This is a predicted structure of a 74-nucleotide RNA (c-di-GMP-I riboswitch aptamer) from a mouse gut metagenome. The sequence is in RNAcentral, with records from MGnify. Model confidence (mean pLDDT): 89 of 100.
RNA sequence: GCAAACCGUUGGAAACGACGGGACGCAAAGCUAAGGGGGCUAAAGCUGAGUAAGCUAUGCCAGCCCGGCCGCCG
Numbered sequence: 001g002c003a004a005a006c007c008g009u010u011g012g013a014a015a016c017g018a019c020g021g022g023a024c025g026c027a028a029a030g031c032u033a034a035g036g037g038g039g040c041u042a043a044a045g046c047u048g049a050g051u052a053a054g055c056u057a058u059g060c061c062a063g064c065c066c067g068g069c070c071g072c073c074g
Base pairs, nucleotide, nucleotide: 001026002025006021007020008019009018010017011016024063030069031068032067035066036065037064038061039060040059045055046054047053
C1' cells in the first nucleotide's frame, strides 16, 4: 500500500461485480480472462412426458495454478 469473511446499498437470471463499513491475510492480494490450464453459474438455447433433470458460455473467478508486463527494500 492492498483488503478476506461478514454487514448495508446497488447491478445481475445466477455466478459474481460496484460503493460504504470491516480486517482474514498478501512483494506483487498491481495489471493481463484477446497467453495457457483449472473452477463457478446456466438466463437464452437444446434434450426431456415434465413446473423434474441433464447438456452448454456468449456470463463470471487474477485472493486457484503456470506465463507475460509494471513494481518497494536489500